RNAcentral holds the full RNA, with entries from ENA. The part of an RNA shown here (large-subunit ribosomal RNA, domain VI) has 266 nucleotides and comes from a Pseudomonadota bacterium. Its mean pLDDT, the model's own confidence on a scale to 100, is 89.
Context: one part of a larger RNA
RNA sequence: CGUAGGUGACUUGAGGGGAGCUGUCCCUAGUACGAGAGGACCGGGACGGACCGACCUCUGGUGUGCCGGUUGUGGCGCCAGCUGCAUUGCCGGGUAGCCAAGUCGGGUCGGGAUAACCGCUGAAAGCAUCUAAGUGGGAAGCCCACCCCAAGAUGAGGUCACCCUCCGGCUCGUCCGGGUAAGCGCGGUGGUAGACCACCACUUUGAUAGGGCGGAGGUGUAAGCGCCGUAAGGCGUUCAGCUUACCGCUACUAACGCGCGAGCGG
Numbered sequence: 001c002g003u004a005g006g007u008g009a010c011u012u013g014a015g016g017g018g019a020g021c022u023g024u025c026c027c028u029a030g031u032a033c034g035a036g037a038g039g040a041c042c043g044g045g046a047c048g049g050a051c052c053g054a055c056c057u058c059u060g061g062u063g064u065g066c067c068g069g070u071u072g073u074g075g076c077g078c079c080a081g082c083u084g085c086a087u088u089g090c091c092g093g094g095u096a097g098c099c100a101a102g103u104c105g106g107g108u109c110g111g112g113a114u115a116a117c118c119g120c121u122g123a124a125a126g127c128a129u130c131u132a133a134g135u136g137g138g139a140a141g142c143c144c145a146c147c148c149c150a151a152g153a154u155g156a157g158g159u160c161a162c163c164c165u166c167c168g169g170c171u172c173g174u175c176c177g178g179g180u181a182a183g184c185g186c187g188g189u190g191g192u193a194g195a196c197c198a199c200c201a202c203u204u205u206g207a208u209a210g211g212g213c214g215g216a217g218g219u220g221u222a223a224g225c226g227c228c229g230u231a232a233g234g235c236g237u238u239c240a241g242c243u244u245a246c247c248g249c250u251a252c253u254a255a256c257g258c259g260c261g262a263g264c265g266g
Base pairs, nucleotide, nucleotide: 001152005163006162007161008160009159010158011157015149016148017147018146021049022048023047024046025045026044027043033038051106052105053104054103055102059100060099061098062097066093067092068091069090070089071086072085073084074083075082076081110144111143112142117137118136119135120134166178167177168176169175170173183260184259185258186257187203188202189201190200191199208254209253210252211250212249213248214247215246217243218242219241224237225236226235227234228233
């Protein structure tokens, strides 16, 4: 821009893409078969491998913005306490998120048309013949079925809902200009959405982010003071103190605002 009014939402599926794998064991059955050794078809079941997708409850990894321990050295006048640097100094743990080695799921089943092949009936050719007329069966393959995209499918589809016959101009038209509706965009606060864009939530009629408060989770019992010990240190106060991304509550801070947008159809 188009899809013959403007707008929002939900859809149909032409067409396209993805997936499509396989093993071992058990039952049938030590049956059929076979002198024996051995050992099935058909049918049913269990457990796996690799691959693919999703997820983070569990098991773990990471987690340089969380907690703790500790070495050397510098600083805050000194002690104590805190802090800079040394790969995050080194080390022990660890929330969210992300992740696999973790968890869950997938290939299937089924229908249709067929290939090789196996048939029925059956002439030409009194026989025979699956084929010439006619008519069945039959693959991991084909079409459908399963998952995803999808009406620019210009053949532009369908359904529901919302908004409405404004004002002015003229060479009067499906024209030009202006103000609006439903609604949309820009701006802004953000997001387990994301390269950008897009998408999603919110924008004071507000919990969108930050802050505050509470909780979960994590560290592992802070500082100060008291007691004990010559001291290193121990005990008590203290399941303390501190705490990022998680879950809630709360307008304290920041979301101030600006623009576009039918009248042609009924």